[in-house]
The part of an RNA shown here (large-subunit ribosomal RNA, domain VI) has 313 nucleotides and comes from a marine sediment metagenome. Its Rfam family is "Bacterial large subunit ribosomal RNA". Gene Ontology terms of the family: structural constituent of ribosome and ribosome. The coordinates come from a structure-prediction model, not an experiment, and the mean pLDDT is 82.
Context: one part of a larger RNA
């Protein structure tokens, strides 16, 4: 654009597509088999390899700035304490989320139709014989199905539940009923109201991402076109013994700040106490802590704007 009026949510599933592995051990049995050497089908258990899709509790990577040590240098006046620069980590030791394998967890089963080579049954043409010419069975990791995903543009445009919208006027065309006046159906042009559902922008944002897209949020409810007004909770002021009253501000955890709490780092600064003194010890399992978790409206989710109409061949 279409899916014959618009929209939201749930699906059916024509039809594609992925999957389908393998091995080793033990039992059966040292049995059947074979003069020994040797060595089974059949069936029924057990691990495993490779592979596939998720995932990060464990194990562990990385972790570019979370923590700690430390050289050399330059600064912050100087000590102490800190900052930069040495690779836009200076070496170095550790290390959250995240994303990963080499970690985890799962998967292939069974099972059902039709059949291939083959192996049957019954049975003439040919009084025997023959799986075959009429009938009928059996039989493969292979087809079809059973599992997974995509899937109504499957023009045969499927289905279900749920919402939404003027049967306005004014002229006209064209029919239908009626004596007719009108009535209904319709075409077209036009006035007047109206602008739902629902979307999309646009604002914070991430379980998503190149960009779009996809998801997730955007300030209680209720009337109103608004302007506001009403309720119902919290909270705090007054006032009252109380049972009300009255007044004032709220009502959203999307992000970020914050405060709590995990984890990592490993005991801060200062101060004081030993030693000539480097240093050591006490306040101290300290201070500090990134992406994690809870709370909490401080800040910012603002102004707002556009699409979508009026019962539908």
């Nucleotide at each position: 654009c279409g899916c014959a009026g618009g929209a939201a949510u749930c699906u059916u599933g024509a039809a594609g597509a992925g999957g389908c592995a393998c091995a080793a051990c033990c039992u059966c049995a040292g049995u059947a088999c074979g003069a020994g050497a040797g060595g089974a089908c059949c069936a029924g258990g057990u691990u495993g390899u490779a592979g596939a899709c998720a995932c990060c509790u464990c194990u562990g990577g990385u972790g570019u700035u979370u923590c700690u040590g430390u050289u050399a240098u330059u600064c912050c006046a100087c000590c102490a304490g800190g900052a930069g620069u040495a690779u836009u980590a200076g070496c170095a030791g550790a290390g959250u989320a995240g994303c990963c394998a080499u970690g985890u967890g799962u998967c292939g089963u069974a099972g059902u139709g039709a059949u291939a080579a083959c192996c049957g049954c019954u049975g003439a043409a040919a009084g025997c014989a023959u799986c075959u010419a009429a009938g009928c069975g059996g039989g493969a990791a292979g087809c079809a199905c059973u599992c997974u995903c995509u899937a109504a543009g499957a023009u045969u445009a499927g289905g279900a539940u749920u919402c939404c919208c003027g049967u306005a006027c004014u002229a006209u065309u064209g029919g239908u009923a009626g004596u007719a006046a009108u009535a209904c159906c319709u075409u077209u042009a036009g006035u007047c109201c109206u602008g739902a559902a629902g979307a999309u922008c646009a604002c914070c944002c991430g379980u998503a991402g190149a960009c779009u897209a996809c998801g997730g949020g955007u300030u209680u409810c209720c009337a109103g076109c608004a302007a506001u007004g009403g309720a119902u909770c919290u909270u705090g002021g007054c006032g009252g013994c109380a049972a009300c009253g009255u007044c004032a501000a709220g009502a959203a955890a999307u992000a970020g700040g914050u405060u709590g709490a995990g984890u990592g780092u490993g005991u801060a600064a200062g101060u004081c106490c030993a030693g000539c003194a480097a240093u050591g010890g006490a306040u101290u399992u300290a201070g500090c802590u990134a992406a994690u978790c809870a709370a909490u409206a401080c800040u910012a989710a603002u102004a707002g704007a556009u699409c979508g109409u009026g019962u539908g061949g």